[in-house]
Context: one part of a larger RNA
Molecule: small-subunit ribosomal RNA, 5' domain
Organism: uncultured bacterium
RNA sequence: UUGAACGCUGUUGGCAUGCUUUACACAUGCAAGUCGAACGCGCCGGGGGGCACUCCUGGUGAGUGGCGAACGGGUGAGGAAGCCAUCGGAACGUACCCGGAAGCGGGGGAUAACGCCGCGAAAGCGGCGCUAAUACCGCAUAUUCUGUACGCAGGAAAGCAGGGGACCGUAAGGCCUUGUGCUUUCGGAGCGGCCGAUGUCCGAUUAGCUAGUUGGUGGGGUAAGGGCCUACCAAGGCGACGAUCGGUAGCUGGUCUGAGAGGAUGAUCAGCCACACUGGGACUGAGACACGGCCCAGACUCCUACGGGAGGCAGCAGUGGGGAAUUUUGGACAAUGGGCGCAAGCCUGAUCCAGCCAUGCCGCGUGCGGGAAGAAGGCCUUCGGGUUGUAAACCGCUUUUAGCCGGGAAGAAAAGGUUAUCCCGAACAAGGAUGACUGUUGACGGUACCGGCGGAAUAAGCACCGGCUAACUACGUGCCAGCAGCCGCGGUAAUACGUAGGGUGCGAGCGUUAAUC
Numbered sequence: 001u002u003g004a005a006c007g008c009u010g011u012u013g014g015c016a017u018g019c020u021u022u023a024c025a026c027a028u029g030c031a032a033g034u035c036g037a038a039c040g041c042g043c044c045g046g047g048g049g050g051c052a053c054u055c056c057u058g059g060u061g062a063g064u065g066g067c068g069a070a071c072g073g074g075u076g077a078g079g080a081a082g083c084c085a086u087c088g089g090a091a092c093g094u095a096c097c098c099g100g101a102a103g104c105g106g107g108g109g110a111u112a113a114c115g116c117c118g119c120g121a122a123a124g125c126g127g128c129g130c131u132a133a134u135a136c137c138g139c140a141u142a143u144u145c146u147g148u149a150c151g152c153a154g155g156a157a158a159g160c161a162g163g164g165g166a167c168c169g170u171a172a173g174g175c176c177u178u179g180u181g182c183u184u185u186c187g188g189a190g191c192g193g194c195c196g197a198u199g200u201c202c203g204a205u206u207a208g209c210u211a212g213u214u215g216g217u218g219g220g221g222u223a224a225g226g227g228c229c230u231a232c233c234a235a236g237g238c239g240a241c242g243a244u245c246g247g248u249a250g251c252u253g254g255u256c257u258g259a260g261a262g263g264a265u266g267a268u269c270a271g272c273c274a275c276a277c278u279g280g281g282a283c284u285g286a287g288a289c290a291c292g293g294c295c296c297a298g299a300c301u302c303c304u305a306c307g308g309g310a311g312g313c314a315g316c317a318g319u320g321g322g323g324a325a326u327u328u329u330g331g332a333c334a335a336u337g338g339g340c341g342c343a344a345g346c347c348u349g350a351u352c353c354a355g356c357c358a359u360g361c362c363g364c365g366u367g368c369g370g371g372a373a374g375a376a377g378g379c380c381u382u383c384g385g386g387u388u389g390u391a392a393a394c395c396g397c398u399u400u401u402a403g404c405c406g407g408g409a410a411g412a413a414a415a416g417g418u419u420a421u422c423c424c425g426a427a428c429a430a431g432g433a434u435g436a437c438u439g440u441u442g443a444c445g446g447u448a449c450c451g452g453c454g455g456a457a458u459a460a461g462c463a464c465c466g467g468c469u470a471a472c473u474a475c476g477u478g479c480c481a482g483c484a485g486c487c488g489c490g491g492u493a494a495u496a497c498g499u500a501g502g503g504u505g506c507g508a509g510c511g512u513u514a515a516u517c
Stems, first nucleotide, its partner, number of pairs: 001515002004513005012363005018356001019322001024320003028317003033067003038064002041061005049054001074275003084199006092192003097188007105139001107137002114129006145154003159180006167174002201247003208238003213235008250272004254265004277298005300311004328354001330353003336350001337348004367397004377388004403453005411444001416438008461506005466487003472501005482489002
């Protein structure tokens, strides 16, 4: 000094930490959704019309579609070098975000949902028919972009919402305008992929290793360089400056210790890496070879009507097991941050809080003043006394903390509404910017804090006392019982064992064990 454990003991608060062992197996709940301002439907409620029926509006459900799900969270198995740390580099990618340039024209065919029928115990699946889109596919155009033999060839797109004066239209609407979205492209930011150098544990009782091996040419592949892959050619490449092999290990900032040099270590927090039941594989996508996605194989568990299916806590809690040993199946999205959404908002076991544990650090208390040449009791005694000891009793005082009563923050700024000026624009609509006024939101929690009430009231232990090492006597025991970190104590006066009185050291802790310097 510790992520500690064990023994005895234990008032309270703040802050922090809490499976180091079986990367063992997991019941249950939750941990990734969201958007109706992309789309067509079903259902529910309210309103209107011309009440047949259709439309508008609000909500909700599954589905199509978009974005997210590659972040966040966990763990340390593997890995000694495609890791990590530091310093450099060139042949790359990038959804969302920021800045610039150009465009957003005209068409088409489907399909889920839904309806009907059927199969299956279930998981689920099949057939026929209907329908929409910012889903899908052509055509046109091409500032730029790609290819090129420089002539040319190839390649895009989508709408939605708000508001509105004139004009057009039977109406829907057109039209205008604003916002947002879409397509192509240039640049940026941040992020990521790749390469090199140096550093990075132990073993020589591991000395030779290597055929895609080392290099070249042609080709392929990738976002991109490259034996990354392939065909042919050459015979190289690495190694006592330790190759190869074996063992061990996530790395770093840091942490502990130390005067430093160094040694040890890598919990919590932060960066990077790797993994997600075990092994392999790709799909989708800007990004994965993907913890809560897919496929195959394997082990294990579960359901089954025996035909067949389902699962993966090294997410948060929690269970069994292992172990000396490590917590609640809690609250809230109020704050911070993230996803989606124009927004309102929804989701968020990230996070913020609460709970448990003296596990650690820090703070506070368990009272203060007076009180005898000194009660009683205990212990010792040379029997005179000494000591416990101002300690107690007793007198006076205070009330931290605990208890009860009352008051009571900050964490909250937003959002929303009204309005002034400016911008856009045909517009005193709408929208945006800045400001003013107004105004809602707190899990913690009636918490922190403050005030009041009564009463010394609610509160001390643990280890040690032979030397090292602060602290001594009596009795019991008699090489026994026992102690012990080392030296060593104990065989009849033991300051070393056991108990008592006294003392010493720390103190809500004190000792022991383990571990590092």